[in-house]
């Protein structure tokens, strides 16, 4: 130089003129200060908060996750490893538990598609021709062997051939009529035991001759997780509440004490799917509760936090401990705009031996809506660092 | 904001637990009928099933991300 991998940062700056929202300071006019992201976005996961169920445990049902270890407040996030895959490397990808627990499912094609399967082919057998030998006589018949070929009747075989996305271990060598884990070597795969490793798992040695093909982003089975709802949650304040509607309690309990109201025990009923157990509540009152029907205000909730930043210790890291420094929109039809003006980095083109001049450039997705930690998606235009091939020259 | 629900020809709808050309009405062209027209008859054409990407042999169907649209005070104060 050329080509490529990973991480990460930026995505204008000052200032004048005029707006807009919130603080605040003033009697007032008016001044001061603050004002948008790296995703504020999808709304896909987790979590903090509030309400609802009285609290607990168990089963169930739904829905989720899934290689081991570690972080975390928690995750389906992150860090480090292990297997598996692609890449010459750096490095990238992997929804990565069972298919030797069950059920399921494989269209066409094909002989057979999951308790496999004989279409071609090959092999033996039976029939027939025809050809060669040898034999025997009645001299051209006949009997035997071989070897070709034809028929397809009886078996054999899963090596080959076709079909299919998939054909019931692979190469290789014995072996056989031809074949075939029938034998044997190795590779694959199980099993049993050492060895390293916290674990996934690696690695070694016995050993077992098929028994064990895909699919769990089908149903299921293991292992864990998880109550529903969302700030329009809620919680107060103020205003309003006509006629009327809907809902709920319903279970006619017993014994003692008391004149009566009332009070204790035991018993039955009710308490989010179920089941237990603690606790609450009901067990004759009806002219009884509780909602709607009304508003569409205002306050809180709401921004000091799982915060940022910086320093050092501690881990390989994610991350975490200490110190010190910071205070960083808070609106509810929703604010953070609009114009000039001057500087301007990178980068692009030109000139020049340079130094450095000249012209260009000023551009990207998008914009807070309780608040956080994440993922995914968008994103012109440049930058940094780190590493990996190739080619040249030292 | 928040939840939710949908996406197949030009419109309305299918597609039996995934299985091969993704069918049908209406509309639309063209020919037969008819003086002509409707109606009837026969025929054509139109679809990357919203998009990419994964699982499978195979994907409208089953996962993931993304996109467009609906709902709306009779989903929610």
């Nucleotide at each position: 130089g050329c080509g490529g991998a990973u991480g990460g940062c930026u995505g204008g700056a000052u200032g004048g003129c005029u707006g807009c929202a919130c603080c605040u300071u003033g009697c007032a006019a008016g001044g001061g200060g603050u004002g948008a992201g790296g995703a504020a976005a999808g709304u896909c996961c987790g979590g903090a908060c509030u309400u609802c169920a009285u609290g607990a445990a168990g089963c169930a049902a739904a829905g989720g996750c899934g290689g081991c270890g570690g972080g975390u407040a928690a995750c389906g996030c992150c860090c480090g490893c292990c297997c598996g895959g692609g890449g010459c490397a750096a490095c990238c990808c992997g929804a990565g538990g069972g298919a030797a627990a069950g059920c399921g499912c494989a269209a066409c094609a094909g002989a057979g598609a999951a308790u496999a399967g004989a279409c071609c082919g090959c092999c033996u057998u039976g029939g027939g021709u025809a050809u060669u030998c040898a034999g025997g006589c009645u001299a051209g018949c006949c009997u035997g062997a071989a070897u070709a070929c034809c028929u397809a009747a009886a078996g054999g075989u899963a090596a080959g051939g076709g079909u299919g996305a998939a054909a019931c271990g692979g190469u290789g060598g014995g072996g056989u009529a031809a074949g075939a884990g029938c034998c044997c070597a190795c590779c694959a795969c199980g099993g049993u035991g050492g060895u390293g490793g916290u674990a996934a798992c690696a690695u070694c040695a016995c050993u077992g001759g098929u028994a064990u093909g895909g699919c769990a982003a089908g149903c299921c089975c293991c292992g864990c997780c998880u109550g529903a709802a969302g700030c329009a949650a809620a919680a107060c304040c103020a205003a309003g509440u006509a006629g009327g509607a809907a809902c709920c309690g319903c279970g006619u309990g017993g014994c003692c004490c008391g004149u009566u109201u009332g009070g204790g025990c035991c018993g039955g009923g009710g308490u989010c799917g179920c089941u237990u157990u603690a606790g609450c509540c009901c067990c004759a009152g009806c002219a009884g509760g509780u909602u709607c029907g009304g508003g569409u205000g205002g306050u809180u909730g709401c921004a000091a936090g799982a915060g940022c930043g910086u320093a050092u210790c501690g881990g390989u890291a994610a991350c975490g401990g200490u110190g010190c420094g910071c205070c960083c929109a808070g609106a509810u039809g929703a604010a953070u705009g609009g114009u000039c003006a001057u500087c301007g980095a990178a980068g692009g083109g030109g000139g020049g031996u340079a130094a450095c001049c000249c012209c260009u450039g000023g551009a990207a997705c998008a914009a807070a809506a309780u608040c956080c930690g994440g993922c995914u998606u968008a994103c012109a235009g440049g930058c940094c660092a780190u590493c990996c091939g190739c080619u040249a020259a030292a | 904001g928040g939840c939710u629900c949908u996406g197949u020809g030009g419109c309305u709808c299918a597609a039996u637990u995934g299985g091969a050309u993704a069918g049908a009405g209406c509309a639309g062209c063209c020919c037969c009928c008819u003086c002509c027209u409707a109606a009837g008859g026969g025929g054509c054409a139109g679809g990357u099933u919203g998009g990419u990407g994964g699982u499978u042999c195979g994907a409208a169907u089953c996962c993931a991300c993304c996109c467009a649209g609906g709902g709306u005070c009779a989903c929610c104060a």